[in-house]
Record summary:
The RNA shown here (small-subunit ribosomal RNA) has 1543 nucleotides and comes from an Acutalibacteraceae bacterium. The RNAcentral record of the sequence draws on ENA.
RNA sequence: AUUUUAGAGAGUUUGAUCCUGGCUCAGGACGAACGCUGGCGGCGUGCCUAACACAUGCAAGUCGAACGGAGUUAAACGCUGAUUUGAAGAUAGCUUGCUAUAAGAUUUUCUUGUUUAACUUAGUGGCGGACGGGUGAGUAACGCGUGAGCAACCUGCCUUACAGAGGGGGACAACAGUUGGAAACGACUGCUAAUACCGCAUAAUGUGGAGAGGGGACAUCCUCUUUUCACCAAAGGAGCAAUCCGCUGUAAGAUGGGCUCGCGUCCGAUUAGAUAGUUGGUGAGGUAACGGCCCACCAAGUCGACGAUCGGUAGCCGGACUGAGAGGUUGAUCGGCCACAUUGGGACUGAGACACGGCCCAGACUCCUACGGGAGGCAGCAGUGGGGGAUAUUGCACAAUGGAGGAAACUCUGAUGCAGCAACGCCGCGUGAGGGAAGAAGGUUUUCGGAUUGUAAACCUCUGUUUUUAGUGAAGAAACAAAUGACGGUAGCUAAAGAGGAAGCCACGGCUAACUACGUGCCAGCAGCCGCGGUAAUACGUAGGUGGCAAGCGUUGUCCGGAAUUACUGGGUGUAAAGGGUGCGCAGGCGGGACUGCAAGUUGGAUGUGAAAUACCGGAGCUUAACUCCGGAGCUGCAUCCAAAACUGUGGUUCUUGAGUGGAGUAGAGGUAAGCGGAAUUCCGAGUGUAGCGGUGAAAUGCGUAGAUAUUCGGAGGAACACCAGUGGCGAAGGCGGCUUACUGGGCUCUAACUGACGCUGAGGCACGAAAGUGUGGGUAGCAAACAGGAUUAGAUACCCUGGUAGUCCACACUGUAAACGAUGAAUGCUAGGUGUGGGGGGACUGACCCCCUCCGUGCCGGAGUUAACACAAUAAGCAUUCCACCUGGGGAGUACGACCGCAAGGUUGAAACUCAAAGGAAUUGACGGGGGCCCGCACAAGCAGUGGAGUAUGUGGUUUAAUUCGAAGCAACGCGAAGAACCUUACCAGGUCUUGACAUCCGACUAACGAAGUAGAGAUACAUUAGGUGCCCUUCGGGGAAAGUUGAGACAGGUGGUGCAUGGUUGUCGUCAGCUCGUGUCGUGAGAUGUUGGGUUAAGUCCCGCAACGAGCGCAACCCCUGCCGAUAGUUGCUACGCAAGAGCACUCUAUCGGGACCGCUACCGACAAGGUGGAGGAAGGUGGGGACGACGUCAAAUCAUCAUGCCCCUUAUGACCUGGGCUACACACGUACUACAAUGGCCGUUAACAGAGGGAAGCAAAGCCGCGAGGCAGAGCAAAACCCUAAAAACGGUCCCAGUUCAGAUUGUAGGCUGCAACUCGCCUAUAUGAAGUUGGAAUUGCUAGUAAUCGCGGAUCAGCAUGCCGCGGUGAAUACGUUCCCGGGCCUUGUACACACCGCCCGUCACACCAUGAGAGCCGGUAAUACCCGAAGUCAGUAUCCUAACCGCAAGGAGGGAGCUGCCGAAGGUAGGAUUGGCGAUUGGGGUGAAGUCGUAACAAGGUAGCCGUAUCGGAAGGUGCGGCUGGAUCACCUCCUUU
Repeated sequence: AUUUUAGAGAGUUUGAUCCUGGCUCAGGACGAACGCUGGCGGCGUGCCUAACACAUGCAAGUCGAACGGAGUUAAACGCUGAUUUGAAGAUAGCUUGCUAUAAGAUUUUCUUGUUUAACUUAGUGGCGGACGGGUGAGUAACGCGUGAGCAACCUGCCUUACAGAGGGGGACAACAGUUGGAAACGACUGCUAAUACCGCAUAAUGUGGAGAGGGGACAUCCUCUUUUCACCAAAGGAGCAAUCCGCUGUAAGAUGGGCUCGCGUCCGAUUAGAUAGUUGGUGAGGUAACGGCCCACCAAGUCGACGAUCGGUAGCCGGACUGAGAGGUUGAUCGGCCACAUUGGGACUGAGACACGGCCCAGACUCCUACGGGAGGCAGCAGUGGGGGAUAUUGCACAAUGGAGGAAACUCUGAUGCAGCAACGCCGCGUGAGGGAAGAAGGUUUUCGGAUUGUAAACCUCUGUUUUUAGUGAAGAAACAAAUGACGGUAGCUAAAGAGGAAGCCACGGCUAACUACGUGCCAGCAGCCGCGGUAAUACGUAGGUGGCAAGCGUUGUCCGGAAUUACUGGGUGUAAAGGGUGCGCAGGCGGGACUGCAAGUUGGAUGUGAAAUACCGGAGCUUAACUCCGGAGCUGCAUCCAAAACUGUGGUUCUUGAGUGGAGUAGAGGUAAGCGGAAUUCCGAGUGUAGCGGUGAAAUGCGUAGAUAUUCGGAGGAACACCAGUGGCGAAGGCGGCUUACUGGGCUCUAACUGACGCUGAGGCACGAAAGUGUGGGUAGCAAACAGGAUUAGAUACCCUGGUAGUCCACACUGUAAACGAUGAAUGCUAGGUGUGGGGGGACUGACCCCCUCCGUGCCGGAGUUAACACAAUAAGCAUUCCACCUGGGGAGUACGACCGCAAGGUUGAAACUCAAAGGAAUUGACGGGGGCCCGCACAAGCAGUGGAGUAUGUGGUUUAAUUCGAAGCAACGCGAAGAACCUUACCAGGUCUUGACAUCCGACUAACGAAGUAGAGAUACAUUAGGUGCCCUUCGGGGAAAGUUGAGACAGGUGGUGCAUGGUUGUCGUCAGCUCGUGUCGUGAGAUGUUGGGUUAAGUCCCGCAACGAGCGCAACCCCUGCCGAUAGUUGCUACGCAAGAGCACUCUAUCGGGACCGCUACCGACAAGGUGGAGGAAGGUGGGGACGACGUCAAAUCAUCAUGCCCCUUAUGACCUGGGCUACACACGUACUACAAUGGCCGUUAACAGAGGGAAGCAAAGCCGCGAGGCAGAGCAAAACCCUAAAAACGGUCCCAGUUCAGAUUGUAGGCUGCAACUCGCCUAUAUGAAGUUGGAAUUGCUAGUAAUCGCGGAUCAGCAUGCCGCGGUGAAUACGUUCCCGGGCCUUGUACACACCGCCCGUCACACCAUGAGAGCCGGUAAUACCCGAAGUCAGUAUCCUAACCGCAAGGAGGGAGCUGCCGAAGGUAGGAUUGGCGAUUGGGGUGAAGUCGUAACAAGGUAGCCGUAUCGGAAGGUGCGGCUGGAUCACCUCCUUU
């Protein structure tokens, strides 16, 4: 300078929030599989499982130009034989030119021999079968990767250079003969060739020995020159030839290998010690070569917490997938390396093997067999069986590329090139394009209007990719002239036909794009997580529609990502998981100032390497792409060299501030041991003294008349040390407390003499380590697990009480754990302050005081900063550095197994299966508390009257019944719905009836409608219509219409049937309690807070003051009505100062309307001068005058589907409708609400006369009068009402009764009547008379009421034919008490705790019982694996060799050298035996664990959880758990002390 490159989150814990933390999802990838579907082409890929077993075919041969044979063909020659042709000549006959005969020149073919040529090839020989191809079992290793080294090595074929090839010899196959065997395969005798084999010669730059010289290096050593000795070679073939191909030796190169080393390379320490050829040396051997590689001897080493050994798993890499990257996972296809070839062992040959398609042996298996013996190895290509969720053709060709042999032609090649099968993957194309609204039909849906499918289709106009047919037709062939293409008549091109043959899959609650209907009804089912489904399911199933992808789409599995959820990049540990109980300290890690050297780390540069392919960039070729090719950069690494010297390191010198030493002081419950002291408890003795003591909530057990308790004196013994005493002191922690002494550790201050970095941390290790507990021996006063007894209780294995043993104490030894806590590791430095306190020093001062400065310790408050918040804040949880320890969801579990420690109890280390979607921290709002504070209420208290006891009435429960219709259920159901069940009502039951219906609308037909009397019936109803009756509007007079009725068919009616948990409306309740909220602002990450809290005050969130709040709304109050005073106006039916009446009048009463009046306004005091309060004056009324109406946000799934309305469901000759009768009125019993009483404040009788208010009245109220004892009857004035009527009682006065079951009380029952009504039997009310029950003031418990109230007395009304002790109203008479807020109940506000939020009727723990699941132990049983020891010992190398055999060489020969066989020995696989180790499976039984529906027992925990809880330990108990000892606050409440903040 240029180019390139880069990071998304969501759901789920809660009522809500923030955080921690797990689970899940969206992405990509695959050698995949499965489900549904499937048009074409190109390029790739295709047994991941049984390295399981394999039928069949093929996969390694080639060379005759190395050799002798054999064979075939051809040619030549020769011989013999056969055969064919048959000349000249001869003989005979004669027709003198014809016939015949013999011989046979010549000739054809065949056989045989020789030679030559061409071809074939069993054998000898050469080269190749060590490459190519397959697989991944083994292997944790120098196996692989990377980089070096070999001065310790080899290398056939290939290349280069130099030199050479002379002369001999003896065999063995083939072959022939004989012979064995079923076969495989041999045996013997004989012949023979070579580029087969063997001597000899020659020979160096070879090898070995000896010597001299030069050079180099890395320890052994290497190299060059030179002298000398010894040793070692060879082969020929082709060609007319040139020449070519071979052969031998040496040197060099190239290629390929061998060996060594540095670094890297999985998990487990519940594998910690391993190792005898082990480690090293010397000497031999062996190898191509180094080496314990092997052997003999010697020494005792070697490896290991930087992880040896052992166990598990695994081929390694280039790369691939993913990822922003760092990483993580992976190692198919392609490429490099390694290992293996049925299992194990072994060597031979060879340049190379310990050899996939070679050999030998052993094992297993398969096959053949004549039973004697033999044969085999697909992890080569196809293919088969098997296994498995799953993976292809017994194809074509050597045309190309490559390989082997050959001089070559050529042969071979399941390497390779191609084809076949498979949507297995990637890439490309298509299934049509344009127009087309009557927005068709159909489908779906609907509010019935429509909407949607949808320009989609039909229809019109086009196109021809693909498809089909036909024609044409390659490149791939490279070199020469030619020939040569498996693929393949393939690709491509051209023409024609024809929209014709070509779309599915998944999803649609949120995450996550896409919604409705029907069916189903916690069923069937869905589900990745959260979760859907219990009658209105966008979540199940189906349909329509929609969304996504598309020849695919989904599902499953695996990996990476998201996950900063193992954090190097890039996390944490006070309370969420997580700091070791504490110290000392080895290793290790880290480490002060200055100067200087080196250069290991570090930095820069250069060089080599980092194979190719892949990936990236640029380009090119197939129509494009996938794919392929070319170029570039890169490959972050390793090694070497050079340079630099800041930092780290290292060597040296030096310094004093870190650290230590010395000196001078000082405080202290620091430790150990010994001794001493007083108070108190208990016990013993004695005295005094008498009936109790003790203990508790209350009691009892216990002690005491045998004299306790109490009190006095004396004594014994053990344990602990009041006050001082203090968020005071000391110690590393645990911990340490009377006084004295001895010994002893550490700290702090001052000084600055000494050393000179000597420091910090610290895995293992060592030591200390409360209480409980253990062992041995003492001791034992008090206390006190266990235990006993007494209480409490449903129980009480507890809390309380009385006793009481271990233990607590001492000595020695063990144990080694605690909420061992500041839940906060150690060390160092830095970073605002203020204020106490302990110890020391300094300044100033007369001064021990006070003040100021400073060091060390110990508290509180607080700023920045940190934190999820709470909080921490110089004693950090701030900012940094170093080291150690620890964490990674909850449960299972600190459990099991193993190991170590312990006498035991137990401790340390420490999993998994399985299971859940949470578990958790902090804070918020509520709710709750047998938490606290303040306040209110007939809440308690003070009173009055009751209820609960009796009888009756009434309602309910229960029971009964054919039915006893239904609803209401703590307060807030129960004289409630019901303001009135004899029929009706009525919904229930029995019986009898009806079916378009008792009631509504529509359509058709008919008819006016209606229909009496009568008969049957319980009635509904039926019959009877013959009686009677003939309406309204229009009219063209035919008729039509409205209304009504009858009838018919269906739509529909009807339902007091279900669901108040589908709803509306209405109502109750907290509660007439004072609360409930909002806007803006502010604070907080946030939920939220503030306002609304605080100080006063009020009936009140009423008002005042203060205040980061300022305002506002719904509630409170007021406005409305009644009532109390006055005024004005109006007066009839009211009233009357008019004697009565009439009349008059409207002052008064009254009625009606409109006003006034009361506001702490005035005054005194209190109070902050406020709000307000206390009292007073005035006033009819005084502090809201009294009463009513009025009910905030909300709670209770509160009540009501039977007032009404209504969704959905259900019934439809019945769950609808009508009728008669019955029932709702039953009756052992229980409860609620009332009435009447129990009497003298009373009953009865009388006097007679009194005194209201509010209402009602025409199918009504009814006066006067008369009758009846009476209910009532007759009769009827008056009154549609301020007019008439209903219409008072208690009280008052007088008399009587005399405390009794009565002259109280009136139930029950008899008789006789009255009234209403169609009808009083079931089942009404009233009267008279007679009868005369319980009851003598009511247990536990409980209700109402604060003034015209309670209590008491009567009156009216609604409902209603009749029926009232109920309900709603009205007036008459008319009290008592309230000190006060401790307690009970309810409520409001503030605060506190919480594990509750369905909110305490909450949550929740453990045993037991049942079912299922995984797991530990378990007498044992059955396997696997790796070693060890011993036995046996194949093949085979090596060694030895006395037996046998033996061509080449030596020797005249004998014989020798050498070789072979045999035998022996070492080693040695498999096998056997043995004892252990380790790892699996099964296992009667057994242990705990987990999960399950509404099981059983209790109530442990969460609030002070009702005994605060928890930790460790011991002990006891059905269980949670209880108790003892020590510890913690992660305890509420109250009080005190200290400290702090503010004034």
The organism belongs to Acutalibacteraceae, within Bacteria.